Model confidence (mean pLDDT): 81 of 100. A computed fold for a 71-nucleotide RNA from a Candidatus Jorgensenbacteria bacterium, annotated as transfer RNA. The source organism's lineage runs through Bacteria, Bacteria candidate phyla and Candidatus Joergenseniibacteriota. The same sequence occurs in records of 2 taxa.
[in-house]
RNA sequence: CGGAGCGUAGUAUACCGGCAGUACACCUACCUUGGGCGUAGGCAGACCGGGUUCAAUUCCCGGCGCUCCGA
Numbered sequence: 001c002g003g004a005g006c007g008u009a010g011u012a013u014a015c016c017g018g019c020a021g022u023a024c025a026c027c028u029a030c031c032u033u034g035g036g037c038g039u040a041g042g043c044a045g046a047c048c049g050g051g052u053u054c055a056a057u058u059c060c061c062g063g064c065g066c067u068c069c070g071a
């Protein structure tokens, strides 16, 4: 420099046009002499900007970051 792929909660990972789930973690309550385990509840998220669309995490374009391949 060229090409390809991937960016979703604190972490990991689904959903791939119709208001984003799950697990662990965290918080609260119960349980316990206490802790842990367990039970119930709660908090928290689509990398950024633009476009298409009635509607975008999803499709398109650009940027940024990471990974891989080639030179």
Base pairs, nucleotide, nucleotide: 001070002069003068004067005066006065007064010024011023012022013021018054026042027041028040029039030038047063048062049061050060051059